[in-house]
């Protein structure tokens, strides 16, 4: 990088350096930003995917579900992944608006 599975409507911010951007690329919107954006760092939190731990119920008896709880490895801490974008329905005179699905994209956890 590339495949495969699962999630994505809840959730969680304080201080220093920096100094002009960001909201994943593009397009269109909207929005955050000098009452300091990005990015690094210190701490704090949030969450419970993986491992590991504790209770529970089931069998095939060591395995699966469900639960707690947050030690350890990630993640994340403005708006649904901020919103269309393609597509199908609903609907409008035609817009609009509203639901479904796909696409990308992000996180996690296997593969090659």
């Nucleotide at each position: 990088c590339a495949c495969u599975u699962a999630u994505c409507a809840a959730g969680a911010a304080a201080g220093g350096c920096a100094g002009a951007g960001g909201g994943u690329a593009a397009u269109g919107g909207c929005c955050c930003g000098a009452u300091g954006a990005a990015g690094c760092c210190u701490u704090g939190a949030c969450a419970a995917c993986c491992u590991a731990u504790u209770c529970a119920a089931a069998c095939u008896c060591g395995u699966u579900u469900g639960a707690a709880a947050a030690a350890g490895g990630u993640g994340c801490c403005a708006a649904u992944u901020c919103c269309a974008u393609c597509u199908c329905g609903u609907g409008u005179a035609a817009c609009a608006a509203c639901g479904g699905g796909a696409a990308a994209g992000a996180u996690a956890a296997g593969u090659c």
The RNA shown here (SAM riboswitch aptamer (S box leader)) has 112 nucleotides and comes from Ferruginibacter sp. The source organism's lineage runs through Bacteria, Bacteroidota, Chitinophagales, Chitinophagaceae and Ferruginibacter. The coordinates come from a structure-prediction model, not an experiment, and the mean pLDDT is 81. The sequence was found by an Rfam model in a public genome assembly.